[in-house]
Predicted 3D model of a 160-nucleotide RNA (glmS glucosamine-6-phosphate activated ribozyme aptamer) from Symbiobacterium thermophilum. The RNAcentral record of the sequence draws on Ribocentre. Taxonomically the source falls in Symbiobacterium (Bacteria, Clostridia, Eubacteriales, Symbiobacteriaceae). It matches the Rfam family "glmS glucosamine-6-phosphate activated ribozyme aptamer". On this family, see Winkler et al., Nature 2004: "Control of gene expression by a natural metabolite-responsive ribozyme". It is annotated as a riboswitch.

RNA sequence: CGGAUUGUUGAAGCGCCAGGACUUGUGGCCUUCGGGGCCGCAAGUUGACGAGGUGGGGGAUCUCGGAGGAUUCGGCGGGUGACCCCCGGUUGCUCACGACCGACAGCGGCUCUACAAAGGCCGGGAGCGAUCCCGGAGACAAAGGGGCCAGGUGAGGCCG
Repeated sequence: CGGAUUGUUGAAGCGCCAGGACUUGUGGCCUUCGGGGCCGCAAGUUGACGAGGUGGGGGAUCUCGGAGGAUUCGGCGGGUGACCCCCGGUUGCUCACGACCGACAGCGGCUCUACAAAGGCCGGGAGCGAUCCCGGAGACAAAGGGGCCAGGUGAGGCCG
C1' cells in the first nucleotide's frame, strides 16, 4: 500500500449513482464572427418534501397515505407494506371455524377533530459555476384520532 474477515458507529421514506440533465475547464469541428452550437476528455452538481408504519416465521417479478408540479427522469441496494403459517385481540361467557385486526389489536358508514416539511416570503453563508447549507416570521395535508351506528355459523356453559 492492497485484499479478506470480524467488530463498532451513523442512516430505514433511508442510503447510493454506471444512464440522463446541468456546471466549470480543456481539445477538435461548425458558425450568420455577436457570441453561440456540436462532439470528445477531465473534474464536479443534481438525482423525492415531509407524515405514518415492525407480535414471530416464510416465500415472492415486493410497500402505506399526502404535499408539490420539478428530470420528484432512469436505475441500484435496503425497507416496518401486502400475502401464507403460527401466536395474540375483537366479535363472545367459553371453544372451533369464519370475518376483521396487531397490544391504540372492527372492516365499513356518518360526524367531529389534530399534526408536517419542501415550496413561497425575508435575511445570511460556501462555491468561478451548476448547486448546496443556515436562520427568521408565517401557512397548508392525507392516512390518523374521538363519538355514534354496526358483529357470522355451530357446540358447550350459565340464568330464566